RNA sequence: GGGCGAUUAGUUUAGUGGUAAAACGCGCCGUUCACAUCGGCGAGAGCGUAGGUUCGAUCCCUACAUCGCCCA
Numbered sequence: 001g002g003g004c005g006a007u008u009a010g011u012u013u014a015g016u017g018g019u020a021a022a023a024c025g026c027g028c029c030g031u032u033c034a035c036a037u038c039g040g041c042g043a044g045a046g047c048g049u050a051g052g053u054u055c056g057a058u059c060c061c062u063a064c065a066u067c068g069c070c071c072a
Stems, first nucleotide, its partner, number of pairs: 001071007010024004018055001026042005048064005
C1' cells in the first nucleotide's frame, strides 16, 4: 500500500427496513440468625462518528476512526 471482518447496556451476545432483546452483573423486596442459593420487581444502551437513500435506518450506500485477520 491492497483486500476482508467486527464496532449494540458495565461485560458477552441477539436483532438484516417499522421506535432494541437476552444472559451475567447492579439495585430493591421475599426467603435465612446471617451469607450464598432461589423467587419476584426494577434501573440501565437509541446502536463507533459524520453524511446520503427512504414516509421511516441498528439494518441499505459513502467517508472517516478503532480493533482483528490475510496479501504485498

Transfer RNA from a Candidatus Parcubacteria bacterium, 72 nucleotides, folded computationally.
Rfam family: tRNA. From the family's description: Transfer RNA (tRNA) molecules are approximately 80 nucleotides in length. Its family is annotated with triplet codon-amino acid adaptor activity in the Gene Ontology.